This is a predicted structure of a 74-nucleotide RNA (transfer RNA) from a Candidatus Peregrinibacteria bacterium.
RNA sequence: AGGGGCGUAGUUCAACGGCAGAACAUCCGCCUCCAAAGCGGAGAGUGAGGGUUCAAUUCCUUCCGCCCCUGCCA
Numbered sequence: 001a002g003g004g005g006c007g008u009a010g011u012u013c014a015a016c017g018g019c020a021g022a023a024c025a026u027c028c029g030c031c032u033c034c035a036a037a038g039c040g041g042a043g044a045g046u047g048a049g050g051g052u053u054c055a056a057u058u059c060c061u062u063c064c065g066c067c068c069c070u071g072c073c074a
Stems, first nucleotide, its partner, number of pairs: 001070007010024004018054001026042005047063005
C1' cells in the first nucleotide's frame, strides 16, 4: 500500500429492507425454616458521520477499532 471478514443488551450469538430477539448474567417476585435448584417477571443494545428509500441492524459511502491474506522498505 492492496484485498477480505467482523463490530447488535454486561457476555456469547440471532434478525439481512417492514414492531430488534434468545441463552447466560443482573434485579424483583413465587416456592423454602434459610439457601440452592425450579417457576414467573423486569431492566438493558444496532461503533461514528453522510447518502438511497415511504421505511435502514440490513443497501451504498467515509471514518474508527479488531482479525486474516498479499506486497513494499528497512
The organism belongs to Candidatus Peregrinibacteriota, within Bacteria. Rfam family: tRNA. It is annotated as a transfer RNA.